Source information
This is a predicted structure of a 154-nucleotide RNA (Lysine riboswitch aptamer) from a bovine gut metagenome.
This record gives sequence, C1' cells and structure tokens, in this order.
RNA sequence: AUAGAGGCGCGGCUGACAUGAGCAGCUCCACAGACAGGCGAGGGGAAUCGCCGGAGCGAAGGGGGACGCCGCCGAAGGGCGCCGGCCUUCCCCGGACGGCGGCUCUGGGACGACGGAGAACAUCCGGCGGACUGUCGCGAAAGCGGAGCGCUGU
Repeated sequence: AUAGAGGCGCGGCUGACAUGAGCAGCUCCACAGACAGGCGAGGGGAAUCGCCGGAGCGAAGGGGGACGCCGCCGAAGGGCGCCGGCCUUCCCCGGACGGCGGCUCUGGGACGACGGAGAACAUCCGGCGGACUGUCGCGAAAGCGGAGCGCUGU
C1' cells in the first nucleotide's frame, strides 16, 4: 500500500405505531369594569405578552421507533474548542440542534448500579463493575497483561 476478520458489530434512510396530549389551538355557554394577586413563556434580574368559570371538538413540529433497505469494520461515538441560528425581548447563565475538524478518550456488544441529556417509565450518552467475546503478547498449564496508532493475509 492493498485485501480481510470480530458480532445482539457500527452509522444512515424509510417506517406502522406509541409518546407528546386530551397539551396547543378552535367552537359554544356563562361571567364580564379597574387595580391588586397568582400562574406560565429553560434558570436569575428587568420588561413584555398570555392565562385565571364550564362544556365540546382536538392536532402538528420535535424527540423515539426494524425483523426492511443502503453504506460500512475508527465502523463510529464521547469530551474540550470554534462558528451559526433557536429556546418572547435585553444582560448573565444553561440547554438542545446544525456545521467545522484542531486536541483528546474509547477493541466490541450485552447486563448492573450510578451520573447526564430528554416532557418521558421512550430513547440516547458517559465512565465504572463483574463476566463474555475477537485479537496480540507472556506462560508447560491454570491464568495474567495490552490496546484498533491493534490484529491476519499478500
């Protein structure tokens, strides 16, 4: 350089469906003043806006979702950093999302407790734990150790 292997292997797309939510919104009825008060719009401060009785109708975006399809085997994912708009407005903080690829961590999946993201008992992420598994090394063996910057073939 090239070709490969790991296996509940990785990523993407579609997707019935559940959730969101009997929430938003709409309609009707009743009451109607104003002030004050309370609640909500991620947290704090200020401002602004909306709401505060009853009945009926009643979503969507977003977040999920494979046993299907596609691309793959640092597949890919996380952390830090930078950029962008969003979360009512301004300041401070925080968050999810999209992009970049500079530094860094992780061999792999499952399980467990914990922490984080999330509306969430969905789902995702993180290191940890004891096993399992592929791989290489040490060892007579039992076993022990390493990390994908690895391993096998050419």
Record summary:
Its Rfam family is "Lysine riboswitch aptamer". The family has 47 seed sequences and 3,224 matches in Rfam 15.1.